[in-house]
RNA sequence: GUCCCGAAAAGGCAACUUGCUCCGAAAGGGUAAGACGCAAAUUGGUAAUCCUGUAGCCAGGGUGUCGGUAUGGAUGUGUCAAUGCCGAA
Numbered sequence: 001g002u003c004c005c006g007a008a009a010a011g012g013c014a015a016c017u018u019g020c021u022c023c024g025a026a027a028g029g030g031u032a033a034g035a036c037g038c039a040a041a042u043u044g045g046u047a048a049u050c051c052u053g054u055a056g057c058c059a060g061g062g063u064g065u066c067g068g069u070a071u072g073g074a075u076g077u078g079u080c081a082a083u084g085c086c087g088a089a
Base pairs, nucleotide, nucleotide: 006086012038013037016034017033018032019031020030022029023028036076042082043081044080045079046078047077048075049074050073051072056069057068058067060066
C1' cells in the first nucleotide's frame, strides 16, 4: 500500500410521523423538522412483488363516475455492473 473484515470518531443516507400545498389524473414525488435504522439503505441494469388506471390499447354492450391492461410509480426485496468515506483489533 492492497484485499477480507469491522470497533471509534467525523461526515452521509433516512423507514415512519408532522408541516408546506410545490409537481402529478392517481399511485406517488419534492421540501422542512424530528427520527427507527443503514457501510453501500450510492448510481445504473434486470427479476420479483406491490400501488395507481388520465390518456392510449383490448373486450363487453347496460353508453356510465363501468371492466381489463403500464407505456405511470414504490421496494429499507433478489441479482449483476460501476463508483465510494474512515480506520483499530